[in-house]
């Protein structure tokens, strides 16, 4: 170098032929419970979906480009 897999919330992932409010889990926040604290309940915030372009009426999903991270295979010494 060459293919191939990924990048989605603080953190760990999920997203079903593109379609109308992006979602669990754990963490943070308030309240409940308790004598406190855990532990349980309940309710809230918290995403530029790597970045930059393209196709469509519509993109996290499809196509190019670069970028970071991993896997394999080559090449030079």
């Nucleotide at each position: 170098g060459g293919c191939c897999c990924g990048g989605u919330a603080g953190u760990u992932c999920a997203g079903u032929u593109g379609g109308u409010u992006a979602g669990a889990a754990u963490g943070c926040c308030g309240c409940c419970c308790u004598g406190u604290c855990a532990c349980g309940g309940c309710g809230g915030a918290g995403a530029u979906c790597a970045u930059g372009g393209g196709u469509u009426c519509a993109a996290g999903u499809c196509c190019c480009a670069u970028u970071c991270g991993g896997g394999u295979c080559g090449c030079c010494a």